[in-house]
RNA sequence: GCAGGCGUCGUCCAGCGGAAGGACGCCGGCUUCCCAAGCCGGAGGCGCGGGUUCGAACCCCGUCGCCUGCU
Numbered sequence: 001g002c003a004g005g006c007g008u009c010g011u012c013c014a015g016c017g018g019a020a021g022g023a024c025g026c027c028g029g030c031u032u033c034c035c036a037a038g039c040c041g042g043a044g045g046c047g048c049g050g051g052u053u054c055g056a057a058c059c060c061c062g063u064c065g066c067c068u069g070c071u
Stems, first nucleotide, its partner, number of pairs: 001070007010024004018054001026042005047063005
């Protein structure tokens, strides 16, 4: 330099046009003499910039980062 893959709550993963869900963690409550466990509730996220579309996490272009291969 070229090609391909992957970027989603703090972490690990789903979701593949109709607007984002789970587990663990975190916060609050219930329970307990206290803690843990358990139960209930809550906060928190689509790497970035454009385009297509009535509508984009999802499709297209660019860009940044990581990984793999080739030279």